[in-house]
RNA sequence: CAAAGAAAAUACCAAACCUGGAGUAAUCCAGGGACGGAAAGCCAACGAGUCCGCAUCAUGCUUGCGAUGGGGAUGGUCGGGUUGCCUCU
Numbered sequence: 001c002a003a004a005g006a007a008a009a010u011a012c013c014a015a016a017c018c019u020g021g022a023g024u025a026a027u028c029c030a031g032g033g034a035c036g037g038a039a040a041g042c043c044a045a046c047g048a049g050u051c052c053g054c055a056u057c058a059u060g061c062u063u064g065c066g067a068u069g070g071g072g073a074u075g076g077u078c079g080g081g082u083u084g085c086c087u088c089u
Stems, first nucleotide, its partner, number of pairs: 002089001004087002012037002017032006035076001041082003046079003049074004054069004
C1' cells in the first nucleotide's frame, strides 16, 4: 500500500418501544432502552429508491387515487465518494 472479516481484544454506535421537546408532516433532538452494526463515521450541492407537505392539471365526491413541477426528510434502503480502529493475508 492492497485484499479479507473465521476466531479474539479494547473501545464505539444504537432499531423497535417509552418519556420530554421541535416540525403541518415525513422526520429530528435529549434521556431511558438494545434489534442489530467492521464503517450503523461523514457527504442528500453525486446517482437511484422510499417517505412527507405545497402548487398546477385531470377525474368529479368514496375527500381518496393519478400525472407534472418545485421543496423537504431518510446515510440503520442501495450504489458511489471520503476518512478511520483491531485482527489476518

Overview:
c-di-GMP-I riboswitch aptamer from a Pseudomonadota bacterium, 89 nucleotides, folded computationally. Lineage of the source: Bacteria > Pseudomonadati > Pseudomonadota. It was read from a public genome assembly, where an Rfam model found it. The model forms 85% of the base pairs in the Rfam consensus. Its Rfam family is "c-di-GMP-I riboswitch aptamer". Gene Ontology term of the family: cyclic-di-GMP binding.